A computed fold for a 73-nucleotide RNA from a Candidatus Aenigmatarchaeia archaeon, annotated as transfer RNA.
Lineage of the source: Archaea > Nanobdellati > Candidatus Aenigmatarchaeota > Candidatus Aenigmatarchaeia.
The coordinates come from a structure-prediction model, not an experiment, and the mean pLDDT is 82.
[in-house]
RNA sequence: GGGCCUGUGGUCUAGUGGUUAUGACGCCGCUUUGACGUAGCGGAGGUCGCUGGUUCGAGUCCGGCCAGGCCCA
Numbered sequence: 001g002g003g004c005c006u007g008u009g010g011u012c013u014a015g016u017g018g019u020u021a022u023g024a025c026g027c028c029g030c031u032u033u034g035a036c037g038u039a040g041c042g043g044a045g046g047u048c049g050c051u052g053g054u055u056c057g058a059g060u061c062c063g064g065c066c067a068g069g070c071c072c073a
Stems, first nucleotide, its partner, number of pairs: 001072007010025003018056001027043005049065005
């Protein structure tokens, strides 16, 4: 330099163009315990990598850029 793949809460992750973006772990609170842990209940936390486009409507489709990974040279 060229090709391909990936990017969604702190971490991992689901999501066929259409309802309020899903769940687990972690965090916070309450209950339980002598206490910790376990268990149960509840809560906070996302402007879906950035930007433009297509569309009535985009996390999803398209272009550019950025970051990471793999391959070729």
Overview: Its Rfam family is "tRNA".